The RNA shown here (c-di-GMP-I riboswitch aptamer) has 74 nucleotides and comes from a soil metagenome. Its mean pLDDT, the model's own confidence on a scale to 100, is 86. Rfam family: c-di-GMP-I riboswitch aptamer. Its family is annotated with cyclic-di-GMP binding in the Gene Ontology.
RNA sequence: GCAAAGCCGUCGAAAGACGGUGACGCAGAGCUACGGGGCUACAGCGGAUCUCCGCCAUGCUCGCCGGGCCGCCA
Numbered sequence: 001g002c003a004a005a006g007c008c009g010u011c012g013a014a015a016g017a018c019g020g021u022g023a024c025g026c027a028g029a030g031c032u033a034c035g036g037g038g039c040u041a042c043a044g045c046g047g048a049u050c051u052c053c054g055c056c057a058u059g060c061u062c063g064c065c066g067g068g069c070c071g072c073c074a
Base pairs, nucleotide, nucleotide: 001026002025006021007020008019009018010017011016024063030069031068032067034066035065036064037061038060039059044055045054046053047052
């Protein structure tokens, strides 16, 4: 210097994001979804029959790992 969970508010179909509060941690917890992993499934497709189930990322995660870029103080 950053700020996990929890709580409050806003947005979102959800995962989740943002703001406030709060500190579990982090000496790259800065940026980048490029590779792998993880989360969600509105729409779409298929099935059932009414409620539901399966598939699917184009959504999300860099505080899961790796790669790339840039970098402060002692």